A computed fold for a 523-nucleotide part of an RNA from uncultured Sphingobacterium sp., annotated as small-subunit ribosomal RNA, 5' domain. The coordinates come from a structure-prediction model, not an experiment, and the mean pLDDT is 85.

[in-house]
Context: one part of a larger RNA
RNA sequence: AUGAACGCUAGCGGCAGGCUUAAUACAUGCAAGUCGAACGGCAGCGGCACCUUCGGGUGGCCGGCGAGUGGCGCACGGGUGAGUAACGCGUACAAAACCUACCUUUUACUGGGGGAAAGUCGCUGGAAACGGCGAAUAAUCCCGCAUAAUACUAUAAUAUCGCAUGGUAUAAUAGUUAAAGGCUUCGGUCGGUAAGAGAUGGUUGUGCGUUCCAUUAGCUAGAUGGUGAGGUAACGGCUCACCAUGGCGACGAUGGGUAGGGGGCGUGAGAGCGUGAUCCCCCACACGGGUACUGAGACACGGACCCGACUCCUACGGGAGGCAGCAGUAAGGAAUAUUGGUCAAUGGACGGAAGUCUGAACCAGCCAUGCCGCGUGUGUGAUGAAUGCCCUUUGGGUUGUAAAGCACUUUUAACUGGGAAGAAUGACAGGGAUUUAUCCUUGGAGAGACGGUACCAGAAGAAUAAGCACCGGCUAACUCCGUGCCAGCAGCCGCGGUAAUACGGAGGGUGCAAGCGUUAUCC
Numbered sequence: 001a002u003g004a005a006c007g008c009u010a011g012c013g014g015c016a017g018g019c020u021u022a023a024u025a026c027a028u029g030c031a032a033g034u035c036g037a038a039c040g041g042c043a044g045c046g047g048c049a050c051c052u053u054c055g056g057g058u059g060g061c062c063g064g065c066g067a068g069u070g071g072c073g074c075a076c077g078g079g080u081g082a083g084u085a086a087c088g089c090g091u092a093c094a095a096a097a098c099c100u101a102c103c104u105u106u107u108a109c110u111g112g113g114g115g116a117a118a119g120u121c122g123c124u125g126g127a128a129a130c131g132g133c134g135a136a137u138a139a140u141c142c143c144g145c146a147u148a149a150u151a152c153u154a155u156a157a158u159a160u161c162g163c164a165u166g167g168u169a170u171a172a173u174a175g176u177u178a179a180a181g182g183c184u185u186c187g188g189u190c191g192g193u194a195a196g197a198g199a200u201g202g203u204u205g206u207g208c209g210u211u212c213c214a215u216u217a218g219c220u221a222g223a224u225g226g227u228g229a230g231g232u233a234a235c236g237g238c239u240c241a242c243c244a245u246g247g248c249g250a251c252g253a254u255g256g257g258u259a260g261g262g263g264g265c266g267u268g269a270g271a272g273c274g275u276g277a278u279c280c281c282c283c284a285c286a287c288g289g290g291u292a293c294u295g296a297g298a299c300a301c302g303g304a305c306c307c308g309a310c311u312c313c314u315a316c317g318g319g320a321g322g323c324a325g326c327a328g329u330a331a332g333g334a335a336u337a338u339u340g341g342u343c344a345a346u347g348g349a350c351g352g353a354a355g356u357c358u359g360a361a362c363c364a365g366c367c368a369u370g371c372c373g374c375g376u377g378u379g380u381g382a383u384g385a386a387u388g389c390c391c392u393u394u395g396g397g398u399u400g401u402a403a404a405g406c407a408c409u410u411u412u413a414a415c416u417g418g419g420a421a422g423a424a425u426g427a428c429a430g431g432g433a434u435u436u437a438u439c440c441u442u443g444g445a446g447a448g449a450c451g452g453u454a455c456c457a458g459a460a461g462a463a464u465a466a467g468c469a470c471c472g473g474c475u476a477a478c479u480c481c482g483u484g485c486c487a488g489c490a491g492c493c494g495c496g497g498u499a500a501u502a503c504g505g506a507g508g509g510u511g512c513a514a515g516c517g518u519u520a521u522c523c
Base pairs, nucleotide, nucleotide: 001521002520004519005518006517007516008515011374012373013372014371015370016369017367018366019332024330025329026328028327029326030325033072034071035070038069039068041065042064045063046062047061048059049058050057051056079285080284081283088210089209090208091207092206093205094204095203098202099201103198104197105196106195107194108193109192110191111145113143114142115141120135121134122133123132124131125130151176152175153174154173155172157170158169159168160167161166181190182189183188211257212256213255218248219247220246223245224244225243226242227241228240229239230238260282261281262280263279264275265274266273267272287308288307289306290305291304310321311320312319313318338364340363341362342361346360347358348357349356350355377408378407379406380405388398389397390396391395415458416457417456418455422450428443429442430441431440432439433438467512468511469510470509471508472493473492474491478507479506480505481504482503488495489494
């Protein structure tokens, strides 16, 4: 010093922290949705209209909207540290070898057609999960056509520059390639397509650094290089065909052990040594292993497929699942919390917005786990009371101003009353500016989980609050009794065999204090 644990003890508050072990298995709930201003529609709810035998029925007509098509998001956020000794991480460069949805900015365009398939309806299979066949159908779904370049391809040119392949600029010829509409107060606005630039995020390459073992000395066949092709966003044996025989290694290859890396953290005067919890950055993983699909982005924790182990359902034909998300359960363990509240704030997704979702987050609960602060009273008070303990000759010493008594105070706890900031926005109404769509401003309503919390005030009363370890030396603190090498103590030296300051108890003392000791680990 600690993410600690154990023993004894325990009044309060603030701030932080809380499975270090089994990357063991998981019941249950929640953790990623949203958009009706993309679309066809209309199950349920509320209106409205019509009909009615007064039971009800009909109508998407309106508010809205389950399921469905479509878009965006689900690659973020959250968890864990298994694997990894590696360009994984750190740092410094490079990409003349690259990609980037949403966002900003600039330019141009947004013409005209076609098609399918959900939902729905009909029939039908299955215990279920889930389907099958047929019919009709919308779109910002899918596909042609038109137009089109500073995009792409081919042919080559000039100028200039560099770092080897080459880069940049300019102009030419030929060819190829695009789109989607919605809302509207008809002014617009939100979109769509192509191209350039930016921003952001990513990808790749390289120098240097990065643990132990030589009782691991040789390793290597896509292996090292070349030509060509394929593949990729892109370079490359990345993959393949052919050719050559290389490549690495005592400056430690290969093999084995251990381990996520860094900022940091602990300690130390420093050098260093140890460490990598919480917070931040990067990496890797998501039951074990593999594979790709979709997509700007994944080889994808709460997506798909296959193999495997395990668990569950089953009508035995077949199906379902993955908490290293938040809680919680079992197990393991010396050991680590609530199946809580709210989207009020901050942030994120979607949406024009209102808003919806958000176990991110903000809060609350539990735990002396740590740090910090406060309290358990203050003053006075000597018959130096009594008890206890020690010495002893009547007596004395000590506990000890300690108590009692007297006079005060009321932090804190409990009680009574008041009671926040965190709220800025947004919406509504009005005004103003201007690039006419945003911004500014005014107003009155309304929105707080925490929380009737913090805080403030009041009344009463010393009232509600002290322990733990040690006292032979190291090391602050001593006597008596019991025991008698016994019982026991002990970090080291060592104590105990009849006067033990070392064992056990008592009185007294010392140290720290809501803690004190012990154990473990690091300096």